[in-house]
Predicted 3D model of a 118-nucleotide RNA (FMN riboswitch aptamer (RFN element)). It matches the Rfam family "FMN riboswitch aptamer (RFN element)". Rfam describes the family as follows. The RFN element is a highly conserved domain that is found frequently in the 5'-untranslated regions of prokaryotic mRNAs that encode for flavin mononucleotide (FMN) biosynthesis and transport proteins. Its family is annotated with FMN binding in the Gene Ontology. The model forms 100% of the base pairs in the Rfam consensus. It was read from a public genome assembly, where an Rfam model found it. Model confidence (mean pLDDT): 84 of 100.
RNA sequence: GGAGAUCUUCAGGGCGGGGUGCAAAUCCCCACUGGCGGUAAAGUCCGCGACCUGCCGAUGCAGUCGAACCGGUGAAACUCCGGUACCAACAGUAAAGUCUGGAUGAAAGAAGAUGCUA
Repeated sequence: GGAGAUCUUCAGGGCGGGGUGCAAAUCCCCACUGGCGGUAAAGUCCGCGACCUGCCGAUGCAGUCGAACCGGUGAAACUCCGGUACCAACAGUAAAGUCUGGAUGAAAGAAGAUGCUA
């Protein structure tokens, strides 16, 4: 350096204030948060994971799966800068992206170790 194997560790953030009400971290006003890989640096582009649904004893397989525009700079940005928007599984509960729960789970993936070969 090469291809593949086994194993280890890590791997999701956010409700603070006010209003109404018997009751709301769930409604209303303001606030706050942004997994992984790619690419000019991305919650909103491309791809993936998670959640959810079906089949199944299970591994797993298949399916589903949200949201952005305008201006500026530049060789290049739907990623940067400025502005204004928008989105966020299921169960519980006064209706939840932010609370509690499945979850001390799983996982995209990141890093490392061992051994193999030239």